[in-house]
Context: one part of a larger RNA
Molecule: small-subunit ribosomal RNA, 3' major domain
Organism: Hathewaya proteolytica DSM 3090
RNA sequence: UGACGGGGGCCCGCACAAGUAGCGGAGCAUGUGGUUUAAUUCGACGCAACGCGAAGAACCUUACCUGGGCUUGACAUCCUAAGAAGUCGGUGGAAACACUGAUGUGCCCUUCGGGGAACUUAGAGACAGGUGGUGCAUGGUUGUCGUCAGCUCGUGUCGUGAGAUGUUGGGUUAAGUCCCGCAACGAGCGCAACCCUUGUUGUUAGUUGCUACCAUUAAGUUGAGCACUCUAGCAAGACUGCCUGGGUAACCAGGAGGAAGGUGGGGAUGACGUCAAAUCAUCAUGCCCCUUAUGUCCAGGGCUACACACGUGCUACAAUGGUUGGUACAGAGAGACGCAAGACCGUGAGGUGGAGCAAAUCCCAUAAAACCAAUCUCAGUUCGGAUUGUAGGCUGAAACUCGCCUACAUGAAGCUGGAGUUACUAGUAAUCGCGAAUCAGAAUGUCGCGGUGAAUGCGUUCCCGGGCCUUGUACA
Numbered sequence: 001u002g003a004c005g006g007g008g009g010c011c012c013g014c015a016c017a018a019g020u021a022g023c024g025g026a027g028c029a030u031g032u033g034g035u036u037u038a039a040u041u042c043g044a045c046g047c048a049a050c051g052c053g054a055a056g057a058a059c060c061u062u063a064c065c066u067g068g069g070c071u072u073g074a075c076a077u078c079c080u081a082a083g084a085a086g087u088c089g090g091u092g093g094a095a096a097c098a099c100u101g102a103u104g105u106g107c108c109c110u111u112c113g114g115g116g117a118a119c120u121u122a123g124a125g126a127c128a129g130g131u132g133g134u135g136c137a138u139g140g141u142u143g144u145c146g147u148c149a150g151c152u153c154g155u156g157u158c159g160u161g162a163g164a165u166g167u168u169g170g171g172u173u174a175a176g177u178c179c180c181g182c183a184a185c186g187a188g189c190g191c192a193a194c195c196c197u198u199g200u201u202g203u204u205a206g207u208u209g210c211u212a213c214c215a216u217u218a219a220g221u222u223g224a225g226c227a228c229u230c231u232a233g234c235a236a237g238a239c240u241g242c243c244u245g246g247g248u249a250a251c252c253a254g255g256a257g258g259a260a261g262g263u264g265g266g267g268a269u270g271a272c273g274u275c276a277a278a279u280c281a282u283c284a285u286g287c288c289c290c291u292u293a294u295g296u297c298c299a300g301g302g303c304u305a306c307a308c309a310c311g312u313g314c315u316a317c318a319a320u321g322g323u324u325g326g327u328a329c330a331g332a333g334a335g336a337c338g339c340a341a342g343a344c345c346g347u348g349a350g351g352u353g354g355a356g357c358a359a360a361u362c363c364c365a366u367a368a369a370a371c372c373a374a375u376c377u378c379a380g381u382u383c384g385g386a387u388u389g390u391a392g393g394c395u396g397a398a399a400c401u402c403g404c405c406u407a408c409a410u411g412a413a414g415c416u417g418g419a420g421u422u423a424c425u426a427g428u429a430a431u432c433g434c435g436a437a438u439c440a441g442a443a444u445g446u447c448g449c450g451g452u453g454a455a456u457g458c459g460u461u462c463c464c465g466g467g468c469c470u471u472g473u474a475c476a
Base pairs, nucleotide, nucleotide: 001476002475003473004472005471007470008469009468010467011466012465013464015460016459019424020423021422022421023420026315027314028313029312030311031310032309033308034306035305042053043052064301065300066299067298068297069296070295073127077126078125079123080122081121082120083119086103087102088101089100090099091098092097107116108115109114129290130289132288133287134286138284139283140279141278142277143275145273150189151188152187153186154185155184156165157164158163169180170179171178195267196266197265198264200236201235202234203233204232205231206230209226210225211224214223215222239261242255243254244253245252246251317417321376322375323374324373325372326371327370333364335362338357339356343352344351345350383414388409389408390407391406392405393404394403430452431451432450433449434448435447436446
């Protein structure tokens, strides 16, 4: 100087407390451990691994296993020889591949001998190749403490020196934010602001958007209009600016005006560093290793196994509910290898057909909770839907291993969950549906979007994490 303390002081955070909803019990989905297996590819392991890499394993992916093949190789450059390239068959085979037949003669230069470019085949070797090892050899990227308020430097001063001072102290703040003081005076990286979005208004513009007035229609459908809504450019607006009180000041409390008030809400943004943290399987790369195999091609299988254990979710156990009928109101997105309307067929999944739309125009697309009626009457039920059977639909060469959906039948556990434990302070929790990426098909996951919309917060004694000062130490 740090680190640590079941030392002290001050302060903060959904850290506790006060509340709300969960998890832990059930069934299922999904990940992991374990076990099994020919293989169940590999990585990730307290917080910070476990719906994680994977924004999507039937083949492919695929790295694993079994079997069948190849050895200058699936891929790159160079050399030699032959042939344009290519197209269509046949036999064997699971395919890869092996054997074989037919067709085809192009482009550029030319002294018509030939040469060249691209591509194919054969040969020789230099070499290719490796998701093989080492993240404790590395780059790059990322997580975490933590959006915590810290981390440093120059000069000066003090100290023999390591170092100290500044950065401590008194206030204040979300903040090393600012003020006052001070052997310090300044500065840098952080904080804040600048950026995006949302909340208000004005202005410009008025189609594909909108409709107050006048017509018109089943309908903003059409004329007409651009007031209004909306869209998207440009501006304005908030600064403790004003008032009162407190305070030396910084600032704090209250008030006015205002759509908004003291960082308005949300996002992006992550200092010096810590964890030999993660990643050699995104990529790059040193060294080591393999080279008729640890490379490469193909078929089938596996990654989907199942006594069990754990994590994360979904659905429930019901009456604030289930079922049936009727009536409303969103936002944000996607669409040409695409989204697909009206119509018709089917109980339905879906099918036929195809208007329109590269989309403020058409379409996906009926939002659902909600509301209004009716019914069920507390029961393992008209709750709950697992499991299983049968019949179908869709995608795709192909749904047996191993997809999704529909109808009929079946109708399991489950009556609110031990110890313990998680999230959340407002348009939040809870609850309700909608969309997208990936994607042929395959979400209860992920990322977004809106609808309805709470309770509680006395407070900082305690638990956890963190910041500053101080103290002890046989630790570095």